Predicted 3D model of a 478-nucleotide part of an RNA (small-subunit ribosomal RNA, 3' major domain) from Nocardiopsis algeriensis. The coordinates come from a structure-prediction model, not an experiment, and the mean pLDDT is 84.
Context: one part of a larger RNA
RNA sequence: UGACGGGGGCCCGCACAAGCGGCGGAGCAUGUUGCUUAAUUCGACGCAACGCGAAGAACCUUACCAAGGUUUGACAUCACCCGUGGACCUGCAGAGAUGUGGGGUCAUUUAGUUGGCGGGUGACAGGUGGUGCAUGGCUGUCGUCAGCUCGUGUCGUGAGAUGUUGGGUUAAGUCCCGCAACGAGCGCAACCCUUGUUCCAUGUUGCCAGCACGUAAUGGUGGGGACUCAUGGGAGACUGCCGGGGUCAACUCGGAGGAAGGUGGGGACGACGUCAAGUCAUCAUGCCCCUUAUGUCUUGGGCUGCAAACAUGCUACAAUGGCCGGUACAAUGGGCGUGCGAUACCGCAAGGUGGAGCGAAUCCCUAAAAGCCGGUCUCAGUUCGGAUUGGGGUCUGCAACUCGACCCCAUGAAGGUGGAGUCGCUAGUAAUCGCGGAUCAGCAACGCCGCGGUGAAUACGUUCCCGGGCCUUGUACA
Numbered sequence: 001u002g003a004c005g006g007g008g009g010c011c012c013g014c015a016c017a018a019g020c021g022g023c024g025g026a027g028c029a030u031g032u033u034g035c036u037u038a039a040u041u042c043g044a045c046g047c048a049a050c051g052c053g054a055a056g057a058a059c060c061u062u063a064c065c066a067a068g069g070u071u072u073g074a075c076a077u078c079a080c081c082c083g084u085g086g087a088c089c090u091g092c093a094g095a096g097a098u099g100u101g102g103g104g105u106c107a108u109u110u111a112g113u114u115g116g117c118g119g120g121u122g123a124c125a126g127g128u129g130g131u132g133c134a135u136g137g138c139u140g141u142c143g144u145c146a147g148c149u150c151g152u153g154u155c156g157u158g159a160g161a162u163g164u165u166g167g168g169u170u171a172a173g174u175c176c177c178g179c180a181a182c183g184a185g186c187g188c189a190a191c192c193c194u195u196g197u198u199c200c201a202u203g204u205u206g207c208c209a210g211c212a213c214g215u216a217a218u219g220g221u222g223g224g225g226a227c228u229c230a231u232g233g234g235a236g237a238c239u240g241c242c243g244g245g246g247u248c249a250a251c252u253c254g255g256a257g258g259a260a261g262g263u264g265g266g267g268a269c270g271a272c273g274u275c276a277a278g279u280c281a282u283c284a285u286g287c288c289c290c291u292u293a294u295g296u297c298u299u300g301g302g303c304u305g306c307a308a309a310c311a312u313g314c315u316a317c318a319a320u321g322g323c324c325g326g327u328a329c330a331a332u333g334g335g336c337g338u339g340c341g342a343u344a345c346c347g348c349a350a351g352g353u354g355g356a357g358c359g360a361a362u363c364c365c366u367a368a369a370a371g372c373c374g375g376u377c378u379c380a381g382u383u384c385g386g387a388u389u390g391g392g393g394u395c396u397g398c399a400a401c402u403c404g405a406c407c408c409c410a411u412g413a414a415g416g417u418g419g420a421g422u423c424g425c426u427a428g429u430a431a432u433c434g435c436g437g438a439u440c441a442g443c444a445a446c447g448c449c450g451c452g453g454u455g456a457a458u459a460c461g462u463u464c465c466c467g468g469g470c471c472u473u474g475u476a477c478a
Base pairs, nucleotide, nucleotide: 001478002477003475004474005473007472008471009470010469011468012467013466015462016461019425020424021423022422023421026315027314028313029312030311031310032309033308034306035305042053043052064301065300066299067298068297069296070295073124077123078122079121080120081119082118083117084116088103089102090101091100092099093098106115107114126290127289129288130287131286135284136283137279138278139277140275142273147186148185149184150183151182152181153162154161155160166177167176168175192267193266194265195264197235198234199233200232201231202230203229207224208223211222212221213220238261241255242254243253244252245251317418321377322376323375324374325373326372327371333365334364335363339358340357344353345352346351384415389410390409391408392407393406394405395404431454432453433452434451435450436449437448
């Protein structure tokens, strides 16, 4: 000087408390361990691994296993020699890779010259093989915590200190005052995006107040720019104003005006560093290793196995509910990669037929659901709950046996609110309800990332638990 303390002081944070809803019990889904296996590819392991890499494992993917092939190679460049167009169509053998036939078939040049393809030779290719403790890059974490440093000066023999401590204050090393310090840098904040108000401009595909036309009905038509909305550009919030407190400093409390008030809400943004944290399997890369194989091609299998354990979710256990009928209101997004696909018809349904319109503020996906209005069920393992199993189908795809999703009929399991313990959340939040998208032929999505609808309760307080910041003290630690 740090680190640590079941030392002290001060202060923060859904850290506790106050509340609301869960998890831990059940069934299922997904991940992991373990076991099994020819293989169940690999990585990730307290927080910060375990719905994680994987935003899509039937083949492919695929890295694993078995079997069958191949060796200048599936891929790149170059040299030499020999031969010859290639793509494409097609027969036979084979699980296929592949092997072997048939058809088809060049351009250029003075020159079998060059291009393309095949064979041979040699340089070389190739490796998801090892090392993340050799590395780059990227990322997690403490933590959006308020810290981390430097120049000059001063003090100290020196390590170092001072500044950065102190008194206030703040979300903040934020600002003010004081001070052997005076300044500065990286962080904080602001500048950026979005949302909340308003003004101006512009009105198509958006809108329809007023004026007409038309329809069973609809901005459907003429027209209009008022309104909504969209796009662009301004204004607006700064403790600016008033009052109280205050070192009449920073600031703080209350009020006015205002759409918004003291950082308005949300996001992007992550200092010096820590964990030899994670990643050699995104990529790049040193070294080591393989080179008729640890490369490469193919068929099939596996990654989906199942005494058990854990993690994260979904669905429930019901009446604030289930079922049936009627009826209302969104936002974000996506769509010609042969895409989204309306009206209509067929089917109980999944879906099929069909094809209007739309490269989309125009058309489509699109129905929002909870809600509201009626009806029914009456506390029961039930009209709760839907696992499991049998049968029949639909769709995608070369192909759904291992191993897809969905629909219909039948079947109807556990489950009556879950021990010790443990998690999230402070407002348009929690809870609850549906919708969209990426990946994607299809889909194991109940995941993830977004969008809107309905919409709470509670915070006395900081003694305690956890994490963190500043000062101080002790130390046999560095």

It matches the Rfam family "Bacterial small subunit ribosomal RNA". Its family is annotated with ribosome and structural constituent of ribosome in the Gene Ontology. Lineage of the source: Bacteria > Bacillati > Actinomycetota > Nocardiopsidaceae > Nocardiopsis.